[in-house]
Context: one part of a larger RNA
RNA sequence: GUCAGCGAGUUAAUUUCUGUGGCAAGCUUAACUUUUUUAAGGUAGGCGAAGGGAAACCGAGUCUUAAUAGGGCGAAUCAGUCUCAGGUAUUAGACGCGAAACCGGACGAUCUAUCCAUGGCCAGGGUGAAGGUGAGGUAACACUUACUGGAGGCCCGAACCCACCUAUGUUGAAAAAUGGGGGGAUGAGCUGUGGAUCGGAGUGAAAGGCUAAUCAAGUUCGGAGAUAUCUCGUUCUCCCCGAAAUCUAUUUAGGUAGAGCCUCUCAUAUUACUGUUGGGGGUAGAGCACUGUUUCGGCUAGGGGGUCAUCCCGACUUACCAAACCGAUGCAAACUCCGAAUACCAACAAGUACAGUGAGGGAGACAGACUGCGGGUGCUAACGUCCGUAGUCGAGAGGGAAACAACCCAGAUCGCCAGCUAAGGUCCCAAAGUAUGAUUAAGUGGGAAACGUAGUAGGAAGGCAUAAACAGCUAGGAGGUUGGCUUAGAAGCAGCCACCCUUUAAAGAAAGCGUAACAGCUCACUAGUCGAGUCGGCCUGCGCGGAAGAUGUACCGGGGCUAAAUCAUACACCGAAGCUGCGAAUAGAAAUACGGUUCGCCGUAUUCCUAUGGUAGGGGAGCGUUCUGUAUGCCACUGAAGGUAAAUCGAGAGGUUUAUUGGAGGUAUCAGAAGUGAGAAUGCUGAC
Numbered sequence: 001g002u003c004a005g006c007g008a009g010u011u012a013a014u015u016u017c018u019g020u021g022g023c024a025a026g027c028u029u030a031a032c033u034u035u036u037u038u039a040a041g042g043u044a045g046g047c048g049a050a051g052g053g054a055a056a057c058c059g060a061g062u063c064u065u066a067a068u069a070g071g072g073c074g075a076a077u078c079a080g081u082c083u084c085a086g087g088u089a090u091u092a093g094a095c096g097c098g099a100a101a102c103c104g105g106a107c108g109a110u111c112u113a114u115c116c117a118u119g120g121c122c123a124g125g126g127u128g129a130a131g132g133u134g135a136g137g138u139a140a141c142a143c144u145u146a147c148u149g150g151a152g153g154c155c156c157g158a159a160c161c162c163a164c165c166u167a168u169g170u171u172g173a174a175a176a177a178u179g180g181g182g183g184g185a186u187g188a189g190c191u192g193u194g195g196a197u198c199g200g201a202g203u204g205a206a207a208g209g210c211u212a213a214u215c216a217a218g219u220u221c222g223g224a225g226a227u228a229u230c231u232c233g234u235u236c237u238c239c240c241c242g243a244a245a246u247c248u249a250u251u252u253a254g255g256u257a258g259a260g261c262c263u264c265u266c267a268u269a270u271u272a273c274u275g276u277u278g279g280g281g282g283u284a285g286a287g288c289a290c291u292g293u294u295u296c297g298g299c300u301a302g303g304g305g306g307u308c309a310u311c312c313c314g315a316c317u318u319a320c321c322a323a324a325c326c327g328a329u330g331c332a333a334a335c336u337c338c339g340a341a342u343a344c345c346a347a348c349a350a351g352u353a354c355a356g357u358g359a360g361g362g363a364g365a366c367a368g369a370c371u372g373c374g375g376g377u378g379c380u381a382a383c384g385u386c387c388g389u390a391g392u393c394g395a396g397a398g399g400g401a402a403a404c405a406a407c408c409c410a411g412a413u414c415g416c417c418a419g420c421u422a423a424g425g426u427c428c429c430a431a432a433g434u435a436u437g438a439u440u441a442a443g444u445g446g447g448a449a450a451c452g453u454a455g456u457a458g459g460a461a462g463g464c465a466u467a468a469a470c471a472g473c474u475a476g477g478a479g480g481u482u483g484g485c486u487u488a489g490a491a492g493c494a495g496c497c498a499c500c501c502u503u504u505a506a507a508g509a510a511a512g513c514g515u516a517a518c519a520g521c522u523c524a525c526u527a528g529u530c531g532a533g534u535c536g537g538c539c540u541g542c543g544c545g546g547a548a549g550a551u552g553u554a555c556c557g558g559g560g561c562u563a564a565a566u567c568a569u570a571c572a573c574c575g576a577a578g579c580u581g582c583g584a585a586u587a588g589a590a591a592u593a594c595g596g597u598u599c600g601c602c603g604u605a606u607u608c609c610u611a612u613g614g615u616a617g618g619g620g621a622g623c624g625u626u627c628u629g630u631a632u633g634c635c636a637c638u639g640a641a642g643g644u645a646a647a648u649c650g651a652g653a654g655g656u657u658u659a660u661u662g663g664a665g666g667u668a669u670c671a672g673a674a675g676u677g678a679g680a681a682u683g684c685u686g687a688c
Stems, first nucleotide, its partner, number of pairs: 001688006011092004016087004021082003026047003032041003051058002061073004095233002098230001102223006113197009122187001124156003127152001131148006160184003164181005199215001201211003236622006246259005261364001262362007271353003274349006285338001286336002291332003295328004302321002304318005368393010398409003413584004418580003424574003427559003433571007445561001451545002455542005462535003472529005478502003483497003508523001511522003585612004590607007623677001625674005633667003642661008
């Protein structure tokens, strides 16, 4: 891992609701007793028929109160109770499995920690303390030197002990080792045997270490099915409806309760959409009348600076600042002289839909997500976060978007080798396309900005132009003058000032290059030549540049396309589980017919219409398994159960029959009772 078997809402008591049956202003027994064992007895008690008050108490009333004022709760407004079955709740382990822990009693120091008693062990080599002796030395010591001596948590290094580094090993040879190096090795050394101390306790040269491969509290049994607002799992079928992820509260935030939203039953008679009419509003927008803020100008208090005067009072003036006021111009969630669309409230009306409300039983849910729109926050960041509003997903399949919960289209009862469409498409992959007019040349289409752009197409104006424009070519482009100043120089061209006059077809006291300064080359301007358009701005369409990324073309799904791109027009077609057609199922409404009826209605059949996506969840109807009664029946060796296979019936769970295997039991029907249905729980046991 697979297969097989086992494996989770049970039982008891009580409550409440629904159904069911009995009796009914009543209903009913409990313990217990007797007896052929499920009938008889048993009225203690319980519930109901009356409430109010804390109570005494009063009573269709009562309480409050001084009150017979008012008010609260009642009556008037009339059904209960017992059995059985089912739903829920409460108390119990209470759907199943699962802690870490807590408490109690026992068992452990053959491992290991420390201690006690008694034994054992440490090759070899080195160093050479104190002391001693001799000699020297001293007044005597001291001191010096040689020899001797053999100290030491001394040195080197085996056994022995340890475990610092590294490699291997890592389903190992080994639940801690092996190889190579390393440290201690007469000591606080190592070690044998026997003994002592233990669970909030021991022992600890102290690491929370060790206390039998277990230690921030050992092991084992018990309390015990501890508790688990947590995780996981929870077993047959079909039918109807169908949520929520919000508000309030919470030692509350992944829990729970009440409300909102779902379902079932009963009751009631409204509800939604649309229109008309009538309402209140202060949002969007707009505005500046208020509150603030803001720019310019005018006018003018006040302030600052200056001059005069200075004892004070002052006078005049200004590159200054400036309230208020006037004119012009903006801004505002916490501004409003104004002010919508929607939305909301109410009444009335028609059509459509079949919803609305109340009471009671049962829930689930209170982690939501994205998209559009209106906002807050953030960076007008986020698949960000928080509100409002609508949709979708959640709980929604189908078609489109290559693939793609949330986008677009569209809501799947079932069947069909029928038709029409939606979004989206129609060259091939791949169902289906043509025509007309225009644009693009960039593979733009098929990724991006500021900005740049003699790309190209369209539009409306303008300047110049046969009195010859634009471009090109030929020629001129001069004189006073080297203007004055400045400067070493300054001559059109470093800089400052001025920028005139003349000759002219025209020619700047010079637009640029150039020189040290000149020189030199162009330009403006003019003439000729040539002969028809030319020039620069504006508004648009489609393009171009700007444009660098990480595994591989890789920013059309691909091929490929110059249309098979883009804009526009026209008519076709394809395309879904949408709609239609035909057939079928179930449920509901209506009509008709028949039958029954307690006259309320119920059942059956036919026709027609409508509905039938679905998680949590509510409701309904069924299938199958084991056992009991039915059953002293029925089936069965002329072959039961069980196994295998086929056919067939049913909407399904499933049923029936046949064949074969098997070899002795099985059981219809209608009821009853449950250890009643497995694929999941890192489920349990067994097999492979």

This is a predicted structure of a 688-nucleotide part of an RNA (large-subunit ribosomal RNA, domain II) from a marine metagenome.